[in-house]
Overview:
Predicted 3D model of a 73-nucleotide RNA (transfer RNA) from a Candidatus Moraniibacteriota bacterium. Its mean pLDDT, the model's own confidence on a scale to 100, is 81. NCBI's taxonomy places the organism under Bacteria, Bacteria candidate phyla, Candidatus Moraniibacteriota. Its Rfam family is "tRNA". It is annotated as a transfer RNA. RNAcentral records the identical sequence in 2 taxa.
RNA sequence: GGGCUGUUAGCUUAGUUGGUAAAGCGUCUCCAUGGCAUGGAGAAGACCACCGGUUCGAGUCCGGUACAGUCCA
Numbered sequence: 001g002g003g004c005u006g007u008u009a010g011c012u013u014a015g016u017u018g019g020u021a022a023a024g025c026g027u028c029u030c031c032a033u034g035g036c037a038u039g040g041a042g043a044a045g046a047c048c049a050c051c052g053g054u055u056c057g058a059g060u061c062c063g064g065u066a067c068a069g070u071c072c073a
């Protein structure tokens, strides 16, 4: 320098054919217990790495940039 893959909640991941994002763990509140552990109920939390483009509409498609991994030189 070139090819490929990835970047989504605090962490680990999902998201099918484009129609305003889901789960587990964690956090907070309440209930059960004398208390802890544990169990049950509920809540908050990401507009999707960044900048553009296409589209009525983009996490999803296209281009560029950044970072990470991997292969080639």
Stems, first nucleotide, its partner, number of pairs: 001072007010025004019056001027043006049065005